[in-house]
RNA sequence: GCUAUAAAGUGGGCUAUCGCUUCAGUGAAAACUGGAGAGGAAAGUCCGGACAUUGCAGAGCAGCGCACUACCUAACAGGUAGGCAUUCCGCGUAAGUGGGGUUGACAGAAAGUGCCACAGAGAAUAACCGUCCUAUUUGGGAUAAGGGUGAAAAUGUAGUGUAAGAGACUACAAUAUGUUUUGGUAACAAAAUAUAUGGGUAAACCUUGCGCAAUGAAAUGCCAAAUAAGCAGGCGCUGGAGGGUUGCUCGCCCGAUGCCUGUGGGUUGGCAGAAUGAGGUAUUAUGCGAAUAAUAUCCCAGAUAAAUGAUAGCCGCUGUAUGAAAAUACAGUACAGAAUCCGGCUUAUAAUUUUAUAGUAAUU
RNA sequence: GGGGAAUUAGCUCAUCUGGUAGAGCGUUUGCAUGGCAUGCAAAAGGUAACCGGUUCGACUCCGGUAUUCUCCA
Numbered sequence: 001g002c003u004a005u006a007a008a009g010u011g012g013g014c015u016a017u018c019g020c021u022u023c024a025g026u027g028a029a030a031a032c033u034g035g036a037g038a039g040g041a042a043a044g045u046c047c048g049g050a051c052a053u054u055g056c057a058g059a060g061c062a063g064c065g066c067a068c069u070a071c072c073u074a075a076c077a078g079g080u081a082g083g084c085a086u087u088c089c090g091c092g093u094a095a096g097u098g099g100g101g102u103u104g105a106c107a108g109a110a111a112g113u114g115c116c117a118c119a120g121a122g123a124a125u126a127a128c129c130g131u132c133c134u135a136u137u138u139g140g141g142a143u144a145a146g147g148g149u150g151a152a153a154a155u156g157u158a159g160u161g162u163a164a165g166a167g168a169c170u171a172c173a174a175u176a177u178g179u180u181u182u183g184g185u186a187a188c189a190a191a192a193u194a195u196a197u198g199g200g201u202a203a204a205c206c207u208u209g210c211g212c213a214a215u216g217a218a219a220u221g222c223c224a225a226a227u228a229a230g231c232a233g234g235c236g237c238u239g240g241a242g243g244g245u246u247g248c249u250c251g252c253c254c255g256a257u258g259c260c261u262g263u264g265g266g267u268u269g270g271c272a273g274a275a276u277g278a279g280g281u282a283u284u285a286u287g288c289g290a291a292u293a294a295u296a297u298c299c300c301a302g303a304u305a306a307a308u309g310a311u312a313g314c315c316g317c318u319g320u321a322u323g324a325a326a327a328u329a330c331a332g333u334a335c336a337g338a339a340u341c342c343g344g345c346u347u348a349u350a351a352u353u354u355u356a357u358a359g360u361a362a363u364u
Numbered sequence: 365g366g367g368g369a370a371u372u373a374g375c376u377c378a379u380c381u382g383g384u385a386g387a388g389c390g391u392u393u394g395c396a397u398g399g400c401a402u403g404c405a406a407a408a409g410g411u412a413a414c415c416g417g418u419u420c421g422a423c424u425c426c427g428g429u430a431u432u433c434u435c436c437a
Base pairs, nucleotide, nucleotide: 001360002359003358004357005356006355007354008353009352010351012315013314014313015312016311017310018309020037021036022035023034024033025032026031039335043346044345046344047343048342049341050340051216052215053214054213058250059249060248061247063212064211065210066209067208068082069081070080071079072078083106084104085103087101088100089099090097091096107207108206112205113204114201115200116199128147129146130143131142132141133140134139155173156172157171158170159169160168174197175196176195177194178193179192180191181190182189183188220272221271222270223269230263231262232261233260234259235258242254243253244252245251279298280297281296282295283294284293285292286291316333317332318331319330320329321328322327365436366435367434368433369432370431371430374389375388376387377386383420391407392406393405394404395403413429414428415427416426417425
């Protein structure tokens, strides 16, 4: 220098003409003048809130979410830092080590139930071959060392022991659990000691712990306009149809100018919610960091079938061709587009910048 | 603005409490017929939309993406 990966950032500029939305001003009106006018994801709607309305005598049963630790935050399944595991690179002959990175839906399989195809004797109360004992000899019994099957086979090695064997016993090692000590806020780590050797699967049911009212700007409040308490059928009128009460049950409450179905008629506009906010930018301080605090400064889309556009020219960036170079010609310039508002996550994205890591050519 | 479902052979659909992916129509070949249709026999045709994860093992379970259909007013 090039290539790849990861993280973080940028996401074209200027001029002219014609238009669109909105705000302010002028004007009787038409209109004129001036200001402002998409994003890093406005997207998916996967999480979390703000806000609003409704509900809440009470009981039971369902249902949903989360799951190592500490911290950040309005909150979170988000983020930061750490622990543990995993896997890749590096180091090492190897066992390993843990320097750098990746990934982790990371409580429980030692509460219970289910499932584990094919193969295999056996898939979790193991006897097929083998070994050993016996002697009702195509039998009975002991045995998990060895063989073979499989994704997975009853902790591994050595010894003692035995008829042969076996954690049956011993030593070392591994794993799990309990206790104690030390370090750490904690997860956890190290050491000592005791007990055990109990296959996997909880993104199968489930268990444990913690948490959870419902609905959703089409929420909701107000104003205006309009009308037919019409017609037909059915049910019911206190021994009550039907309704409310978060999903269900009980219970409680309402209930006759009632409820349901069909048919016919009216309206289908406006304002608020809704643009000053967990706001942006800069500096300083604290903190490893996410972030927080203080000070200064700024006001930055607001439509309602929905504006933010089109044309022309110049410049920038990238690629190709020509050229010694300068330069010229052609082509390209992404993903996408607000709809109550915020904080995250995920996904899409031409070109380009910075940092880190890995690989690689040439030169010094 | 907000919910729900589907995607499997050329077409229409099964399989979905995880264990070799099937059926009908269609296509191809053969038999039968003088020939065609019908009929009979056989064969081919699949990355289960795509990308990851859990698991020994995924069409099936979980997450994401794409496309299509549908519901609420």